Source information: This is a predicted structure of a 72-nucleotide RNA (transfer RNA) from a Candidatus Parcubacteria bacterium. Lineage of the source: Bacteria > Bacteria candidate phyla > Candidatus Parcubacteria.
C1' cells in the first nucleotide's frame, strides 16, 4: 500500500431511506428539618469531512480525515 470494525448531544449507546431515540449526566421545580433516592419538566447531537443517487440519506453509492484490529 493492502483487509476487517468503528466516528451519533456532556458520556455510554441504539437507529440498514420518512418527526434523530433511549441511558447516565447537567439545569429547574416538587417531596424532605436536610441530603440522597423519587417524580414532573427542559436545555443540549442537523450524524467525522466533501461530493453524488434520490421527492425524501445518519442509512445507499464515491473521495477524504481520525480511532482500533489483522497482516507485513
Nucleotide at each position: 500500500a493492502g483487509c476487517g470494525g468503528g466516528g451519533u448531544g456532556g458520556a455510554g449507546a441504539a437507529g440498514u431511506a420518512g418527526u434523530a431515540u433511549c441511558u447516565c449526566g447537567c439545569c429547574u421545580g416538587g417531596c424532605u428539618c436536610a441530603u440522597a433516592a423519587c417524580c414532573a419538566g427542559g436545555a443540549g447531537a442537523u450524524c467525522g469531512a466533501g461530493g453524488g443517487u434520490g421527492c425524501a440519506a445518519a442509512u445507499c453509492c464515491c473521495u477524504c480525515c481520525c480511532c482500533c484490529g489483522c497482516a507485513a

Overview:
Model confidence (mean pLDDT): 85 of 100. It matches the Rfam family "tRNA". Rfam describes the family as follows. Transfer RNA (tRNA) molecules are approximately 80 nucleotides in length. It is annotated as a transfer RNA.